[in-house]
Small-subunit ribosomal RNA, central domain from a metagenome, 346 nucleotides, folded computationally.
The full RNA is in RNAcentral, with records from SILVA.
It matches the Rfam family "Bacterial small subunit ribosomal RNA". Its family is annotated with ribosome and structural constituent of ribosome in the Gene Ontology.
Context: one part of a larger RNA
Formats: sequence, C1' cells, structure tokens
RNA sequence: UUGGGUGUAAAGGGCAAGUAGGCGGUUUAUUAAGUGAGGGGUGAAAUCUUCCGACUCAAUCGGAAAACUGCCUCUCAAACUAAUAGACUUGAGAUUGGAAGGGGGAAACGGAAUUAGCAGUGUAAGGGUGAAAUCUGUAGAUAUUGCUAAGAACACCGGCGGCGAAGGCGGUUUCCUGGUCCAAUUCUGACGCUAAAUUGCGAAAGCUAGGGGAGCAAACAGAAUUAGAUACUCUGGUAGUCCUAGCUGUAAACGAUGAGUACUAGGUGUUGGCCCUUCGGGGGCAGUGCCGCAGCUAACGCAUUAAGUACUCCACCUGGGGACUACGGCCGCAAGGCUAAAACUC
Repeated sequence: UUGGGUGUAAAGGGCAAGUAGGCGGUUUAUUAAGUGAGGGGUGAAAUCUUCCGACUCAAUCGGAAAACUGCCUCUCAAACUAAUAGACUUGAGAUUGGAAGGGGGAAACGGAAUUAGCAGUGUAAGGGUGAAAUCUGUAGAUAUUGCUAAGAACACCGGCGGCGAAGGCGGUUUCCUGGUCCAAUUCUGACGCUAAAUUGCGAAAGCUAGGGGAGCAAACAGAAUUAGAUACUCUGGUAGUCCUAGCUGUAAACGAUGAGUACUAGGUGUUGGCCCUUCGGGGGCAGUGCCGCAGCUAACGCAUUAAGUACUCCACCUGGGGACUACGGCCGCAAGGCUAAAACUC
C1' cells in the first nucleotide's frame, strides 16, 4: 500500500456553524461526457510467456507466435451516472393553531444559614480529637436575646424528571432572546446529507487590569501522630473561589460509542403535545429509562436511543517504550497549547 478496524484491546475530532469537495428523492424528453458493443490505426526493438531450433546439457543465443491489459479515431446503443429543459411531493423548509422547559442575557427583590460589629442576660470554661495540644476566654468568651453590616450559595419541591450542539443550566419576579415538540396538511418544490480548510462556543485551574472578600481554602505557620511525617488529623491562614472587561483553549470535555437516512420481535415505566373512550383504558408522535428476541461481539455486553442489517460523508488507528517528547512552524502576556519525528531499546 491493498486491507482490516475505532464502547472496554491502538483508534470518534470537546461541540457546533459552514466553504470547497464527495454523495443525493419520484418522473418525462433530449444529448451522448462517463458506460457498453463493433471496426480501423498505433502500441519500436529488446524483455516476459508459449512453441521450434543451435552450442553434448544448462546458462546463453537464434527464429516464430502470442502479448503489450494503453492511447487515438469512426459507427451504433441509451438502461445507469452526468448535462439541459419540464413536471411531482413523500425528503427539506415555510404558514396557522396549541404546548412544555434549571436554554441564554440583563435588572430588581427574598428568606434561612454563616461570620463580624454594637447592646442586654450570664459565669468559667469553650473548642477540638482516637487521645491531646496549638487556639479562644475573667480586658467576660462559649451559650442565649435584640439590632446592624457583609459576601456567597439557593434547603424542601427534586424525580434513571426537564432544557441545551457540547461545555453546562436550579430561590422569586420582570424585560429582551434562541431552539424544540404536537396538530392541521394551507404554501415553496429537492431548496438535501456530510464536511477538509475556516470561524464561533467551550468545565475547572491559571493569567492581565479594576473591584469585592462572609464561608471555604492550595501555599505557608503552628499543634499532634510517627523511627521520620515536607502527609493523613487539628488550630490558624494567603492567593484563589465572587463581579466587570479581556486572555488561555485544555479535561476520565465519557455514552470512553462522529453525523445523517432507511430497515429489523416484543414487554414495562416515565416527560410533553394529539386522537378515541364504555372514563376502566386504548391508539399514535417526539423524548427519556429498564428488561428482552433475532442478529452482532473475544468476552463483557449491545439490542428500534444498536455495538444488528445497509448506504453517504468526515475524523482517526497500524507493536511497547523513547514520546500527549526534541527540532521547526503557528498561537499565547506567561503558564503553556496545536502540529509532530528520529537514534536507541525490548
């Protein structure tokens, strides 16, 4: 390379929008680029293959045939692909009427708790642990009552429940705003799928500037434990955690499972529309779970939400280590990120 693969053995890009490209529903006509059939020309010689021959044989050499799977050209065919023109509605989108939702952004408000401050009551302990100590407290702590302030997070509801492309999203109200589902089958008429490049979004930690700082808490200090204890436990505690504006661009970014379409037994929960109903229930659509047949799988398991059966497009893998590295390039304020070897070794 041909292949074979990618849930767990190496391997699905963190997620999306979308350019080029690739692929693409039903039907009519035309064309003839691909495609198919036939003819002609060419495809040097040598080589290869087959047959015959010459050196005693072989290597070697000579002769003949075949082949050279290709290219050019002419004629014919029109099923398929393609192109052009036209038509269709089931894919896709729109419209109308309903619906659910922690989807996103901004502002305002609320109560519980915590800590601090002030004041009252009150007296000797409190705290913490396996046990202690560091620590707090007669300058009145802890406890308790009232008031005040601050910041952060929103108990119960809460649910293999909901929404979002993913990251993720949870107190209440208002404003702005994205997507989805159901029903009708009114309109457009293939407008579609995928997606290299590119662009955007992207937890936590981290970085820059300015705020904020209650609790928690890397670092750090102390007390213990221990042979030691740069830990586990305890008392403190700074960055940070929070907000605004930027940067970073990574995660076990996981369903360790790319996106789309079609098909392939069922059973049973649940969420949101719809239809029927004898009000017991039944049916259908879109999600979300569990169990399970065929089939698949090395097994575990998956099983209409496929890891089954197929097709289209993208991404990725090719023994372990060296190596999510070096060098170079691009990006970044930095930390670092992306791309990505070889020697050597087993």